[in-house]
RNA sequence: GCCGCCUUAGCUCAGUUGGUGGAGCACUCGGCUGUUAACCGAGCGGUCACCGGUUCGAGUCCGGUAGGCGGCG
Numbered sequence: 001g002c003c004g005c006c007u008u009a010g011c012u013c014a015g016u017u018g019g020u021g022g023a024g025c026a027c028u029c030g031g032c033u034g035u036u037a038a039c040c041g042a043g044c045g046g047u048c049a050c051c052g053g054u055u056c057g058a059g060u061c062c063g064g065u066a067g068g069c070g071g072c073g
Stems, first nucleotide, its partner, number of pairs: 001072007010025004019056001027043005049065005
């Protein structure tokens, strides 16, 4: 230098054919318990990496940028 893949909650990851963004863990509160842990319930938590484009509508499609991983030279 060229090619491919990845970027979504604090962490690990889902998200189908474009139609109001989820799970587990963590955290907070409550239940249970003599207490803690475990278990059960509820809550909290997002500029879907960034900038544009297409569309009535974009996490999803298209272009570019940044970062990461891999391959080729």
The RNA shown here (transfer RNA) has 73 nucleotides and comes from a Thermoplasmatales archaeon. Rfam family: tRNA. Model confidence (mean pLDDT): 80 of 100. RNAcentral records the identical sequence in 7 taxa. Taxonomically the source falls in Thermoplasmatales (Archaea, Methanobacteriati, Thermoplasmatota, Thermoplasmata).